A computed fold for a 1483-nucleotide RNA from an uncultured prokaryote, annotated as small-subunit ribosomal RNA. It matches the Rfam family "Bacterial small subunit ribosomal RNA".

RNA sequence: GAAUGAACGCUGGCGGCGUGCUUAACACAUGCAAGUCGAACGAGAAAGCGAACUUCGGUUCGUGAGUAGAGUGGCGCACGGGUGAGUAAUACGUGGGUAAUCUACCCUUGAGUUUGGGAUAACAUCGCGAAAGUGGUGCUAAUACCGGAUAAUAUCUAGAUGUCUUCGGGUGUUUAGAUCAAAGAUGGCCUCUUCUUGAAAGCUAUCGUUUGAGGAUGAGCCCACGCACCAUUAGCUAGUUGGUAGGGUAAAGGCCUACCAAGGCUACGAUGGUUAGCUGGUCUGAGAGGAUGAUCAGCCACACUGGAACUGACACACGGUCCAGACUCCUACGGGAGGCAGCAGUGAGGAAUUUUGCGCAAUGGGGGAAACCCUGACGCAGCAACGCCGCGUGAGUGAUGAAGGCCCUUGGGUCGUAAAGCUCUGUCAAUGGGAAAGAAAUUACGUGGUAUUAAUAGUACCUUGUAUUGACGGUACCCAUGAAGGAAGCACCGGCUAACUCCGUGCCAGCAGCCGCGGUAAUACGGGGGGUGCAAGCGUUAUUCGGAAUUAUUGGGCGUAAAGGGAGCGCAGGCGGUCCUGCAGGUCAGAUGUGAAAGCCCGGGGCUUAACCCCGGAAGUGCAUUUGAAACCGCAAGACUUGAGUAUGGGAGAGGGUAGUGGAAUUCCUGGUGUAGAGGUGAAAUUCGUAGAUAUCAGGAGGAACACCGGUGGCGAAGGCGACUACCUGGACCAAUACUGACGCUGAGGCUCGAAGGCGUGGGGAGCAAACAGGAUUAGAUACCCUGGUAGUCCACGCAGUAAACGUUGUUCACUAGGUGUAGCGGGUAUUGACCCCUGCUGUGCCGCAGUUAACGCAUUAAGUGAACCGCCUGGGGAGUACGGUCGCAAGACUAAAACUCAAAGAAAUUGACGGGGGCCCGCACAAGCGGUGGAGCAUGUGGUUUAAUUCGACGCAACGCGCAGAACCUUACCUGGGCUUGACAUCCUGAGAAUUUCUACGAAAGUAGAGAGUGCCCUUCGGGGAAUUCAGUGACAGGUGCUGCAUGGCUGUCGUCACCUCGUGUCGUGAGAUUUUGGGUUAAGUCCCGCAACGAGCGCAACCCCUAUCUUUAGUUACCAUCAUUCAGUUGGGGACCUCUGGAGAUACUGCCCCGGUUAACGGGGAGGAAGGUGGGGAUGACGUCAAGUCCUCAUGGCCCUUAUGCCCAGGGCUACACACGUGCUACAAUGGGAUGUACAGAGGGUUGCCAAGCCGCGAGGUGGAUCCAAUCCCAGAAAACAUUCCUCAGUUCGGAUUGUAGUCUGCAACUCCACUACAUGAAGCUGGAAUCGCUAGUAAUCGCGGAUGAGCACGCCGCGGUGAAUACGUUCCCGGGCCUUGUACACACCGCCCGUCACACCAUGAGAGUUGAUUGUACCAGAAGUUGUUGGGCUGACCGUUUCGGGACAGGCACCUAUGGUAUGAUUGAUGAUUGGGGUG
Repeated sequence: GAAUGAACGCUGGCGGCGUGCUUAACACAUGCAAGUCGAACGAGAAAGCGAACUUCGGUUCGUGAGUAGAGUGGCGCACGGGUGAGUAAUACGUGGGUAAUCUACCCUUGAGUUUGGGAUAACAUCGCGAAAGUGGUGCUAAUACCGGAUAAUAUCUAGAUGUCUUCGGGUGUUUAGAUCAAAGAUGGCCUCUUCUUGAAAGCUAUCGUUUGAGGAUGAGCCCACGCACCAUUAGCUAGUUGGUAGGGUAAAGGCCUACCAAGGCUACGAUGGUUAGCUGGUCUGAGAGGAUGAUCAGCCACACUGGAACUGACACACGGUCCAGACUCCUACGGGAGGCAGCAGUGAGGAAUUUUGCGCAAUGGGGGAAACCCUGACGCAGCAACGCCGCGUGAGUGAUGAAGGCCCUUGGGUCGUAAAGCUCUGUCAAUGGGAAAGAAAUUACGUGGUAUUAAUAGUACCUUGUAUUGACGGUACCCAUGAAGGAAGCACCGGCUAACUCCGUGCCAGCAGCCGCGGUAAUACGGGGGGUGCAAGCGUUAUUCGGAAUUAUUGGGCGUAAAGGGAGCGCAGGCGGUCCUGCAGGUCAGAUGUGAAAGCCCGGGGCUUAACCCCGGAAGUGCAUUUGAAACCGCAAGACUUGAGUAUGGGAGAGGGUAGUGGAAUUCCUGGUGUAGAGGUGAAAUUCGUAGAUAUCAGGAGGAACACCGGUGGCGAAGGCGACUACCUGGACCAAUACUGACGCUGAGGCUCGAAGGCGUGGGGAGCAAACAGGAUUAGAUACCCUGGUAGUCCACGCAGUAAACGUUGUUCACUAGGUGUAGCGGGUAUUGACCCCUGCUGUGCCGCAGUUAACGCAUUAAGUGAACCGCCUGGGGAGUACGGUCGCAAGACUAAAACUCAAAGAAAUUGACGGGGGCCCGCACAAGCGGUGGAGCAUGUGGUUUAAUUCGACGCAACGCGCAGAACCUUACCUGGGCUUGACAUCCUGAGAAUUUCUACGAAAGUAGAGAGUGCCCUUCGGGGAAUUCAGUGACAGGUGCUGCAUGGCUGUCGUCACCUCGUGUCGUGAGAUUUUGGGUUAAGUCCCGCAACGAGCGCAACCCCUAUCUUUAGUUACCAUCAUUCAGUUGGGGACCUCUGGAGAUACUGCCCCGGUUAACGGGGAGGAAGGUGGGGAUGACGUCAAGUCCUCAUGGCCCUUAUGCCCAGGGCUACACACGUGCUACAAUGGGAUGUACAGAGGGUUGCCAAGCCGCGAGGUGGAUCCAAUCCCAGAAAACAUUCCUCAGUUCGGAUUGUAGUCUGCAACUCCACUACAUGAAGCUGGAAUCGCUAGUAAUCGCGGAUGAGCACGCCGCGGUGAAUACGUUCCCGGGCCUUGUACACACCGCCCGUCACACCAUGAGAGUUGAUUGUACCAGAAGUUGUUGGGCUGACCGUUUCGGGACAGGCACCUAUGGUAUGAUUGAUGAUUGGGGUG
């Protein structure tokens, strides 16, 4: 996608044509579904009506009526209708056979239809029984029944003969003998005979009936082929297979019986089990196929379950009989009745399937001479969108693009010409009216004719006219009326897949076919709007086919994805070289028959169309028969040599088996020498050794294995084979000839071989060594390491039969470029000879083209191209497991599932990332050094705790002296309390006052209340208006340090100032991607050079910028000072050349020069010159990106939230708490020091709400003072380490300064919580800091002070400045981080990854299990209904027969065989269940 006998959900206007219990072959109330014939027969009512009579109770007659109902008899009931339980073949399909058969009714045709008889039902009567029913007696008919006659081309027996034949026989002709029939009914007529009106016999016609022959139709039986699954079903069979004889049947036959023989089926699947009606067809598919077997049609089977026969042409019988069983019903309890899988209908089951309708009008069937009757077959109607088909729900116009909804960037967009409005139309439905076809027959009455006959009767047939017949149904169809009026839904909108937005929800609720969606901005949930698809339907579920080449015949695979058997030999099977001849099984061609109809397809036709229906054709790939052809396959005969093999001559080889021999080594034993250790390991210990080890020498014993040679060397089928010698033995190879003549290849089963380990019996045992013991290691160590050590390893004989038994590559044959090794055997040339060289065959390797492959790779030793045969695979797990079977002593092996579960598992390659992988390189990364942290006290930040609050953020590096360049109030966001509500702030509107400001009361303040002062600016028509501003009011709005940094912008950190990150074109690759960017060098650098399928380019690197180092030039006051004057002092005047300095402008450094190395390169090493040398030093500068890194509390911003509060104002408190833990610092622990005194030398900054001098006061903080300075001028401002002198002398000190007390100073509204500083006093811990850890490579570390920012005050922090000024770097093994190449990977959230198993819990399916309980079935035995057949005799008897009191035969009874059902015993198969238990799966 298509389909369905469907069901469910939502919805539903009409019509046509179809279809409708798929489940319980479950049980059924009620009605109907098979009768008919009076022209086969006998008998024959009643009600009613009429008449008569009447005792008024009724009786009789007629009619009803020869009717109803019943009976005898005939035909039918075996058809039609239903269902699919059973059945894997007594079925079905196709084609044959019947010479092995039957066939009622029907058709054609021959001959008949004669003569007799006795019964019986009905009926009547008497009984029995509740009923169903039944018995006795008596009467009666027939087309009922029976006897006789006649009879053939019937049947049988015997004989002769023709023809055909499957050799069994069939079929003709003929002779003789025997046997077998019958029924009448109706109509008509007298031609013939009798009586003679007319009848009877008779004649005639039709129907019936009997007997033959033929046909048609239907049926029986037989054969071949086809038609499901399981081998975890491999053997089955005693009437079994065959024969002879007999029986039986319509008929062949073990169909049955007796006897004889021992056969028959089976791997081409017997037997057993499971499932199933089969087919035409139907659905799907391009086809081949696959699935299916409703409706329609053919066949079969069945009729409550099982068995049986009867009748009959046909049955072992759906609406018949008998018996048994189960069930239901009736009953008087004695006994009876029943069978919807016919049509309706009921219950039940189920997701689910209709009316207890009308009619025989049509078609068909039964009976009948016919009328006619019967017909739930059938024709119709009803119910159901169950399906297919058709139609409609309106058409045109209509933009203020209405209202309204939804969205919105607020502009608008969209629903949308959609609506309204205007103009039309009238299908369907509704109402009213008209109105078909389906009907032709039969029959009756007429017309005309033909046949029969004696006949103008009659009958039959034909022609024609009239009359009669419609369930559907007043239906189809037509017309009219009015009116857009009554008629649209369903699913979907993340991708697949056409169709998007808003709101709600917040991993909840839910969705889901697969992937997956939902954790606060969901196109995926729910709703709204909009859209898409289909449409009286639309979705969902179920099922089938397709896509699926995903079972591959068409049309797949097996090196690594699933998949080559461990190897060989070989039966069956499959396949097979060249030539000739024949046959004709396969093959090919023609013809004939068949392949039912319907269906599909094609062409026509009929319903308005279509669906549907009708007609014709084609097709039906098949089967059978027949005629031909002879290439190929096959078969038969013959020939050949190239496939295969044999013979001859050679050499190679760890090929196999047996026996023997050898040396080296280990171990052990004996003896000698010799002394304290040996052994072993990362380090040790267990162990051995003073009872003499290890070491060493000599001798001996014993077992196992064979160093060097030794080699991608050799041999073997594989496993495998390695000292030497002998014997036995297999195979391959080379060369040359001869021979056989296709003898070949493969190979299911089968057989044999088959490493290591294992098992059994018996040996052997040196070394090694599972198990085991000990020692170590470790958190543990049932391991790795060590010391010991038993099975075993070895031999013999058996078993076992598996391996990563691998080339992960089955065997055989042929073909398809080469190059180069190696092993064996040859040939040629050359040579004295050996090499060398060329070449052939056989093996064994490497590289490589075409080709192939998903890629990797393979590539004459194929994974290439072909041929033959075998084995194997079909998603992962469960599982190579369970059960069963076979084998085995066992271990176990072989064979081999399912339930359940997942949406993957897997292969190859790519890019990254990672590795306790490799190579190269770098970095204060390590190392070498110097100084710290970690211990103490304090400062500061954080965690934790506490609290009304201790506001918030930051958390490895990359949070923690961080945001905070500075919390007493403010800040402030937190807490408590007091207040405000258009608000502290912005814009707009209205009204009033209008700026502004003083005072009083209350209050903690905010503020509230009151009283005053004051009226400005611009324009003016003098009324007023405007701007700024205040108050009051109204709402729009303000406001939020509220949430989300995981919605964001911006900014920042980090890897990292690491050297990388990319693009275009080209090329390579199926592709992801690669190449470039790799390689050789080099660099700080992807820096540069060379090479190169790459060539270029961009962001980065570097450079350009700033500071600094040197010089030149220029300009010089406030800087500087040679000269002049002056001073304590460049202090001042004056002056300007140098220097210093300041500020501009320039120069300089580029591997430029030399030497060496290097590829004539890049570059490196050294040197010269130079202030500086190889980026001189420092700064700014931070690629693509990573970390959902940080920040919504700088700012901006989406969404959400608050709106008399999460906003705003105020006071007080808190952010400063304190058992504790951590980070960062300061000060120290002292003598390289501390104290005291004295003397030197900076740089860079700041200063008017400011820096503040001198002077004076105070011990001091500071106070006072106010000069100068808007600063190269004045001030902060004394730099400190240093240096000189002196004291201290190793101590908790003259170290250290915490803590505390008292007294003060400064700032500020305010110093309690909670500032800083000063003085005096106090004088804690601390004596160099465990594990661990940090910084630094030169003007650096260390050390010393100075300055600045931060709104009054507050720095041990931060940002700067200079002074003094080191040590060390061998080097890259290691730690950390990084770069490049390469390698492995099961990682990709990328190793902080992935992931294995036990245990615990929950659930699920499953195996075992003492057993328990069903189903099916085998065997043996018992009992054995009904019934057929046989048999039997003291029953019984109308016809027929006979010797006629009776018997035969028949009937009934008994017996025998068979047998349903039942029972007993014992097996088999299978299901359910079971305490417990095993593993498996999911979470």